[in-house]
RNA sequence: UGGGAGGUCGUCCAAUGGCAGGACAGCGGUCUUUGGAGCCGCGAAUCGUGGUUCGAAUCCACGCCUCCCAG
Numbered sequence: 001u002g003g004g005a006g007g008u009c010g011u012c013c014a015a016u017g018g019c020a021g022g023a024c025a026g027c028g029g030u031c032u033u034u035g036g037a038g039c040c041g042c043g044a045a046u047c048g049u050g051g052u053u054c055g056a057a058u059c060c061a062c063g064c065c066u067c068c069c070a071g
Base pairs, nucleotide, nucleotide: 001070002069003068004067005066006065007064010024011023012022013021018054026042027041028040029039030038047063048062049061050060051059
C1' cells in the first nucleotide's frame, strides 16, 4: 500500500430499522458467628463526522483505531 473482518457500560457478550439489555466487576442495603458466599437495589456504554429514513447500535459514504491475509 491492496483485500478482508471488527469497534456497544470497567470487562465479556446480546439487541426484526422502533424503550440500548444480561453476566461479571463496582457502589449501597439486607442476611450471617464471619463474608471474599446468598438475596435486593443503584450507577454505568453504541469509535468520529455526515447521509438515508417518521425513526439508525443496525443501512450508506468518508475518516480513525485494532486484527488477519497478500505484496
A computed fold for a 71-nucleotide RNA from Chthonomonas calidirosea, annotated as transfer RNA. Its Rfam family is "tRNA". About the family: Transfer RNA (tRNA) molecules are approximately 80 nucleotides in length. The organism belongs to Chthonomonas, within Bacteria. The prediction has a mean pLDDT of 80.